[in-house]
RNA sequence: UUCUCCGUAUCGCUGAGUUCUCAUUUUAGAGAAACGGGGGAACCACAUCAUCGGGGUGAAUCCAUACCGGGGACGCAAGUCCGAAGUAUGGUAGGGCUACUUUCGGCCCUAAUCCGGCAGCUAACUUCGUAAGCGUUGAAAGGGAGAGCA
Repeated sequence: UUCUCCGUAUCGCUGAGUUCUCAUUUUAGAGAAACGGGGGAACCACAUCAUCGGGGUGAAUCCAUACCGGGGACGCAAGUCCGAAGUAUGGUAGGGCUACUUUCGGCCCUAAUCCGGCAGCUAACUUCGUAAGCGUUGAAAGGGAGAGCA
């Protein structure tokens, strides 16, 4: 001097998931604000019941190919065809970051889970949550803020 890893602080990112007050080991919390979600009239919309389902949070939908194959159909049989769920690959509606904004470029995500037969919208009303997980800093233009000196 460069690179990598770990820890702490600051700062920042996804997300609703933040701040404050009182209490607090005699406890095991209570409340307020803020943000977010669910249920819930009229009007409007939908009309179709069937434990095949249906619905919610969320950007997280949909498509193709291959593998696998619960099962089903045809057949005297051998066998042939269809095929749920799942896995993999590639894409995709959609979503995020690139530290003021925009453009260009670049890098990513496209999950998970809940309700339990049931919910359209929805004023009043009612109810719930305030987690979890991480680390981008390229270019150009425009704009803004602050500091120092005279």